The RNA shown here (c-di-GMP-I riboswitch aptamer) has 90 nucleotides and comes from a Gammaproteobacteria bacterium.
RNA sequence: UACUUAUAAAUGAAAAUCCUCAGUGAAAACUGGGAGUCACAAAACUACCGUUCUAAGGGACAUUCAUCCUAUGAUCGCGGAGUUGCUAAA
Numbered sequence: 001u002a003c004u005u006a007u008a009a010a011u012g013a014a015a016a017u018c019c020u021c022a023g024u025g026a027a028a029a030c031u032g033g034g035a036g037u038c039a040c041a042a043a044a045c046u047a048c049c050g051u052u053c054u055a056a057g058g059g060a061c062a063u064u065c066a067u068c069c070u071a072u073g074a075u076c077g078c079g080g081a082g083u084u085g086c087u088a089a090a
Base pairs, nucleotide, nucleotide: 012040017035018034019033021032022031023030024029038077044083045082046081048080049079050078052074053073057070058069059068060067
């Protein structure tokens, strides 16, 4: 120096939940502030591939209020892939 990497340390942003909080959206879900602190070396970023969620719009069916299909929407704390990156015992 490189690789690997801990019942290690520092750092990081933070789950669920709460706040008669505010907002965006058809919905799923997401954003901002505060509390909270599950789990996580990449739980930092990217929607490229797949998974999963939703169905406004579109299509099929049905006629009496519904059913089914579909992502261009969402999910990176579901997996893969790409980019960046802290520490350093054995």
Notes
Model confidence (mean pLDDT): 76 of 100.